[in-house]
């Protein structure tokens, strides 16, 4: 810095995901050492124990103890502290914070400075002493007492009030002393309080709030200012720049991430708020409304003798609880700092240190050097080796840190002393005591083996696992970082995916239906002053520190700490500057806006009158059986007279022709003529105002269709609803009827694919044209045509520009400004809940959970279309001959069989296929009976046995078993063979054709399929290869941003037809001709005439000549691909499998079964035949020594016996059949057909029982031409006829080949299937066997609704009224000093106590509204491989689809 991931590629939009950084962090495996940090985020839940605030005898008097010392202890009274430290983050959306300024409206103990002082009085209460009360905590009375404690007098520098004359005010002493203190005043220094600007969170689905509210006066009250508080008076203040309400939160400095601008955060540290068990509410005081005081009320808890008390860890530790988590009931005042004292000194859970947590974050180590027999062993292999690997072993040398033992300085500033903790140096020791996590398909560094088989599992995201997984498990191995590494949570980051910097809106998500008319606000035309608000500049304040960054020092570095410097992008203020903006003043009119004259178009609006066609009714006339209707049909209508067809007449609605790419209209929208009202615009004159503009949240206006309410009206059309059809079905398309509605009045609905899917206004940037509408010119007798100049409507465009692209292009979607509205992944949803409108249906506003990894939008290249278009093909049409019906052969399904009925192929493109031929064999199935190194191959060991093979004998179905017989070579060492036992192997027609090679079908002998270079496009891709002709042909001409090239098409290569030439034995009496071999010529549209085409060329059409014409005919020859097509059973071959068996032998069955279904064939059903016991002819192609066999011979025949010839143009198969001639049969199931069956017989073969082929002789079965539906052929074919070979002992109706006989048809491309190019549409790409909708059924998930219920925070009203605080009474109480009176006693007002009122917290009651839960049921949504039922939507998707 990017990358994965929507598709068959492609671009583009747009979401999810990754890599990085951080954390007060949890988990999970692992764990040596130090140093610095940091450690309840949850229950502001509950709290056992201990400790956190005391000090001062030099304020005072008792008491005690004593070393007798102005000496210690010391309850109380007094003073100064307990408003600081130490926690917490509940509340708080607020002048709380934060910055700036303000305080002439204010206080401020202690501390400094600085003036003047500190005289002389009095009366009392605690302590303490009696008495009582009480369980306690405590508490009452009576007496005695001291002060720096309490009151008074004086004094008055000064201070305060004042009517200006006066009037009020102070102290405290202790005390060896230059001591400490105490009162007043002024300043100052800290600290505080109050007020104002600005500034930072969500929600309009919260739109109005507010009576002490908003101001004035008096009064009161406070350090001070204010409605702080009272009475009175006026009626007022906030609120679209968000008041009021609701939610959430302490703020900040900072922190974290970023390039930045932000975003997110507020833990340790610091500032500042606010709390202290929850509510209230005063006292004391310099400061509190007081965390470790006080008073009331309330929860909770504990003690009680029930009468009453006591408590408040959000201080340090600790314990329960809660929780994914968070730590010792330590040491210590030795520093820093607090409190207090004169001081020593005392307190200090602040602090400084330990202690436990890899929680972070630094540094260190866990050894270094050499060491190949590349050890052993592990992994894996192609079996060779590779690799763990110099790694280990060894050798050889350090000792950091850990462990043990000494010593030393330092933290001390401040002379000595004072160490809680910590540190550094030395020394023993000994490779010793130290290495793990995660990953390895792509993103993303790192690869194999074995397990497992859509199972187990893994997974950020795409995705992986279905028997060869680098994705799951585990094992080598490798990468990565390391005392940690992985997961997860969070937050920023990428992310320009909320766009200020930096995004968009024609189709992707997104322009409100529409502007008429326009508030607020935002903008805003020339010129000139005047000011200085915005702006820019300078300077000065402040912007705590710490933290960032820089430099520079200190801890062995580092992390950390330390010193200094920069920034802290803000704020305030004071000074200049005026270009530009606003303001203010003035002034102008050409291009901005309106305004008047003069003209012109026009379905612009609304009322009213009126006109013809058409149609349907009604009424009469005429006329007669059908009419309508439809792909066909049928309901319906008609003899009660319809349809047609004339004449009258009623009714309603809507306007042909003109008419348009045309006009008006802000849009919806607007059409017959004519009146009347009345809107907007344009063209021209250039007289007038003189910026008067532009847009426009909100707002008021209009706004197709359906739809609704009141009343009408109703002709046709025509939702629902009947009925006819189609259909599987048929709630529809199609036909017949029809009701609301469609018309009109008046109210209402506010909404459509309200579309240019394109908001408005202004300028600016080639054109070409067509229409409409004014205006001036030229010329003209006029007009037309021309020329110029203005509006409106369009159309085309490679000007340039944009745009993802299709496109847009002066009518922008280009360039720019200005102003609105509107987007932020698909689904869920424009729905749900609330609002507000509406008669209602409904509209408007407008989410969440949940779910998915895409959804989409432009092109492209296939393929598909009950799209189009040109074209081929025995594709169809013409024709001929079969198939399917019989019999009978063979194959195949199926089925059956004591067991096997081996296996394979399965539309076309499997089934007379593998198989060119199953009695045994084959063979692989089955039963039985043997054999285990094997029936076949190479090697070792031993025995070192026999030295040949080999016969022969017993059993036995064979195989085998068992057992005897013989005897060979030879250089006498071996070595060959064999034999038995053993190892390693052998062996499998066993599995995977979806692991494969080879080799084969099929599209197709179809004419297509591709490159390289160029060129076009962001790009997939195109283009070449499309057009026009043509052809069997991407044959070949021609045009052409292409030129060219392969691979196929041709051709080469075989066969044949004609002819030459040579040779020729096995052919010939000889010679020719035929024949056979073997080289040549021949056919090229080559001549000729015509046609098509712009042209030339190609090409066609016909001729001549030829043996053969236009590929002369027929083989061989199959481009890129498709079908995971066939084939592990021809062969080969990875992987798995079995191994005394899935290997071998062997015999006997089986593959041949049979109710039945199919696909290929034979043979017929006959007279275009049959049959002959008749007569005669004319082929090719092949085979033949384990063979073919003449000739003679036997047999009715199949054959056999015997045998010449041939290793073959010599000799044998081998007489070819149909055809022809002749008889004879005479339309019958027959002289047609032959199945079946009996029976004699013949061949091959060890062997025809199962299960073979031929013969003879006898028996004669379906079948009379074959349904629906379907095959094969275009000329030497089709049909018929017949020979031959391959396999093969033997068995052909298969199957490859040969010749003979030898037809018939083709107007034509509209259908049917298949291909071939072009185009066109898609939502398909596994590609139409494609893709997909909804309901219904099941499961599950999370939201609504729902009769109520239940909680819960507020606010209104009322009732009650603790503490306190204020008034007021108090002649039944108390009342020391001091005040007022009085000589005095004493009395009076303060005060105390006591009683009312008024405000008061909790409590309590009503009514309403909100908020959250849980609520039978109900109605919707998503989501799930294999339901159910249609088939709605992509193609003209079969009725175009859509709002």
């Nucleotide at each position: 810095a990017g990358a994965g991931u929507u598709u068959g590629a492609u671009c583009c939009u747009g979401g999810c995901u990754c890599a990085g950084g951080a954390u007060g962090a949890a988990c999970g495996c692992u764990g040596g050492c130090g140093g610095u940090g940091u450690g309840c985020c949850u229950a502001a839940c509950c709290u056992a124990u201990g400790c956190a605030a005391g000090u001062c005898g030099a304020a005072c008097g008792a008491g005690g103890c004593u070393u007798c010392g102005a000496g210690c202890c010391g309850a109380g009274u007094g003073g100064c502290g307990g408003a600081c430290g130490a926690g917490u983050g509940a509340g708080u959306a607020a002048c709380a914070c934060g910055u700036a300024c303000c305080u002439a409206a204010u206080c401020u103990a202690c501390c400094u400075a600085u003036a003047a002082g500190u005289g002389g009085g009095g009366a009392a209460c605690a302590a303490c002493c009696g008495c009582c009360c009480g369980a306690a905590a405590g508490g009452g009375u009576g007496g005695c007492u001291a002060a720096u404690a309490c009151c008074g007098c004086a004094u008055g520098u000064g201070c305060u009030c004042u009517a200006a004359g006066g009037a009020g005010u102070a102290a405290a002493g202790c005390u060896u002393u230059u001591g400490c203190g105490c009162g007043u005043a002024u300043a100052g220094a800290u600290g505080a309080g109050g007020g104002u600007g600005c500034g930072g969170c969500c929600u309009a689905u919260c739109a109005g709030c507010u009576a002490g509210u908003u101001g004035g006066u008096g009064a009161g009250g406070u350090a001070a200012u204010u409605g702080c508080u009272u009475a009175c008076c006026a009626a007022g203040g906030c609120u679209a720049a968000g008041a009021c309400g609701g939610g959430u939160a302490g703020c900040u400095g900072g922190u974290c991430u970023g390039a930045g601008a932000g975003a997110a955060u507020g833990a340790u540290c610091a500032g500042c708020c606010a709390c202290g068990c929850u509510g209230g509410a005063a006292c004391u005081g310099a400061g509190a409304u007081a965390c470790g005081g006080c008073c009331c009320a309330g929860a909770c808890u504990c003690c009680u003798a029930c009468g009453g008390g006591a408590g408040c860890c959000a201080g340090c530790a600790a314990g329960u609880g809660g929780g994914a988590a968070u730590a010792u009931u330590g040491c210590a005042c030795a520093a820093u700092g607090g409190g207090u004292c004169a001081a020593a000194g005392c307190c200090u859970g602040a602090u400084g240190c330990a202690g436990c947590g890899a929680c972070a974050c630094c540094c260190c180590g866990u050894g270094a050097a050499g060491g190949a027999u590349g050890a052993a062993g592990g992994u894996u292999u192609u079996c060779g080796g590779a690799u763990c690997g110099u790694a280990a072993a060894c050798u050889u040398c350090u000792u950091u840190u850990a462990u043990a033992g000494a010593g030393c300085a330092c933290c001390a500033a401040g002379a000595u002393a004072u160490g809680a903790g910590g540190g550094c140096u030395c020394u023993a020791c000994g490779a010793a005591c130290a290495a793990g996590c995660a990953c390895c398909u792509g993103c993303u560094a790192a690869c194999u083996a074995c397990g497992u088989g859509c199972c187990a599992g893994c997974a950020g995201c795409c995705g992986c696992g279905g028997u060869a997984a680098u994705a799951c498990g585990u094992g080598g191995g490798g990468u990565g970082c390391a005392a940690g590494c992985g997961u997860u949570a969070u937050c920023c980051g990428g992310a320009a995916u909320u766009a200020u910097u930096g995004g968009g809106c024609g189709u992707a998500a997104a322009g409100a239906g529409a502007u008429g008319c326009g508030u607020a606000g935002g903008u805003g035309g020339u010129c000139a002053g005047u000011a200085a608000a915005g702006u820019u500049u300078u300077u000065g304040g402040u912007g705590a520190a710490a933290u960032c960054c820089c430099c520079g020092g200190g801890c062995u570095c580092a992390a950390c700490c330390c010193g200094g410097g920069a920034a802290c992008u803000g704020c305030c203020a004071a000074g200049a500057a005026u270009a530009c903006u606003c303001a203010c003043u003035g002034a102008c009119u050409u291009c901005g806006a309106g305004g008047g004259g003069a003209u012109c178009a026009g379905g612009g609006g609304g009322u009213g009158c009126u006109g013809g066609a058409a149609c349907u009714c009604g009424u009469g006339g005429u006329g007669u059986a059908g009419u309508a209707g439809u792909a066909a049909a049928a309901u319906g209508c008609g003899u009660u007279g319809a349809u047609a067809u004339c004449a009258c007449g009623a009714g309603g609605a809507a306007c042909a022709c003109c008419a348009a790419a045309g006009g008006c209209g802000a849009a919806g929208g607007c059409a017959g003529g004519c009146a009347c009202c009345u809107g907007g615009g344009a063209u021209u004159c250039u007289c007038c105002u003189g910026a008067c503009a532009c847009u426009g949240a909100g707002g008021c206006u209009c706004g197709a269709a359906a739809g609704c309410g009141u009343g009408g009206g109703g002709a046709g059309c025509g939702a629902a609803a009947c009925g006819g059809a189609u259909u599987a079905g048929a709630u529809a398309c199609c036909c017949g009827u029809g009701u609301a509605g469609u018309c009109c009045a008046c109210g209402c609905c506010g909404u459509a694919a309200a579309c240019g899917a394109u908001g408005g206004a202004u300028a600016c940037u080639a054109g070409a044209u067509g229409c409409u509408u004014g205006g001036g010119g030229u010329a003209u007798u006029g007009a037309c045509c021309c020329c110029c100049u203005g509006g409106g409507c369009g159309u085309c465009g490679u000007a340039a520009g944009c745009u993802a692209a299709c496109g847009c292009g002066u009518u922008a979607a280009g360039u720019a400004u200005c102003c609105c509205g509107c987007c932020u992944g698909g689904g869920g949803a424009g729905u749900a809940c609330g609002g507000u409108c509406g008669c209602a249906a409904g509209a408007c506003u407008a989410a969440a959970a949940c779910u998915c990894a895409a959804a989409g939008g432009a092109a492209u290249u296939g393929a598909c279309g009950g799209g189009g278009g040109a074209c081929c093909g025995c594709a169809c049409a013409a024709g001929c001959g079969g198939u399917g019906g019989a019999g009978c052969g063979c194959g195949u399904g199926g089925u059956u069989u004591a067991a096997a009925u081996c296996c394979g192929a399965u539309g076309c493109u499997a089934a007379g296929c593998g198989a060119a031929g199953a009695a045994c064999c084959u063979c692989a199935c089955c039963g039985a009976g043997g054999u285990u190194u094997g029936a076949c191959a190479u090697g070792c060991u031993a025995c070192u046995g026999c030295u040949a093979a080999g016969c022969c004998u017993a059993u036995g179905a064979a195989a085998g078993u068992a057992g005897g017989c013989c005897u060979c070579c030879u250089u006498c060492g071996a070595g060959g063979g064999u034999g038995u036992a053993g190892c390693a192997c052998a062996g499998g027609u066993g599995u995977u054709g979806c692991a494969c090679g080879g080799c084969u079908g099929u599209c197709g002998u179809c004419a297509g399929c591709u490159c390289g270079u160029g060129u076009c496009g962001u790009g997939a891709g195109a283009u070449g290869u499309u057009g026009g002709c043509u052809u069997a042909a991407g044959u070949g001409c021609u045009a052409u941003a292409a030129c060219g090239a392969g691979c196929g098409c041709a051709a080469c290569c075989c066969c044949u037809g004609c002819g030459a030439u040579a040779a020729g034995u096995u052919g010939u009496a000889u010679c020719a001709c035929u024949c056979u071999u073997a080289u040549c010529g021949g056919a090229c549209u080559g001549c000729c005439u015509g046609u098509a085409u712009c042209u030339u060329a190609u090409a066609c059409a016909g001729g001549a000549g030829g043996a053969a014409g236009g590929c002369g005919g027929g083989g061989a020859u199959g481009a890129c691909g498709u079908c995971a097509a066939g084939u592990c059973a021809g062969c080969g071959u990875g992987g798995c499998c079995c191994u005394u068996a899935u290997a071998c032998c062997u015999c006997g069955g089986g593959c041949u079964a049979c109710a039945c279904a199919c696909g290929c064939g034979c043979u017929a059903c006959a007279a275009u035949g049959g049959u002959a016991g008749g007569g005669a002819a004319c082929a090719a192609c092949g085979g033949g020594u384990u063979g073919c066999a003449a000739g003679c011979a036997a047999g009715c025949a199949a054959u056999u016996g015997u045998a010449a010839g041939c290793u073959a143009a010599u000799c044998c198969c081998u007489c070819a059949a149909a055809a022809c001639c002749u008889a004879u049969c005479u339309c019958a199931c027959u002289u047609c057909g032959g199945a079946u069956c009996g029976u004699c017989g013949g061949c091959u073969g060890a062997a025809a029982c199962u299960c073979g082929c031929c013969g003879g002789c006898g028996u004669c079965a379906a079948g009379u031409a074959c349904g629906a539906a379907u095959c094969g052929c275009u000329a030497g074919u089709a049909a018929a006829c017949g020979c031959g070979g391959g396999u093969c002992a033997g068995c052909a109706c298969a199957c490859c080949g040969c010749g003979u006989u030898g037809a018939a048809u083709a107007c034509g491309u509209u259908c049917u299937c298949g291909g071939u190019c072009c185009u066109u549409g898609u939502a398909c790409a596994c590609a139409c066997c494609g893709c997909c909708c909804g309901u219904c059924a099941a499961g599950u998930u999370g939201g609504g609704a729902a009769a109520g219920u239940u909680a819960g925070g507020g606010g209104c009203a009322c009732c009650c009224g603790a503490a306190g605080a204020u008034c007021c009474a108090u002649u039944a109480g108390c009342a020391a000093a001091g005040c007022u009176c009085g000589c005095a006693a004493g009395a009076g007002a303060a005060g105390c106590g006591u009683g009312g009122g008024u405000c008061g917290a909790a409590g309590g009651u009503g009514a309403a509204a909100c908020u959250a839960g849980c609520g039978a049921u109900c109605a919707a949504a998503g989501c799930u491989a294999g339901g159910u039922c249609g088939u709605a939507a992509c193609a003209a998707g079969g009725u175009a689809a859509c709002c």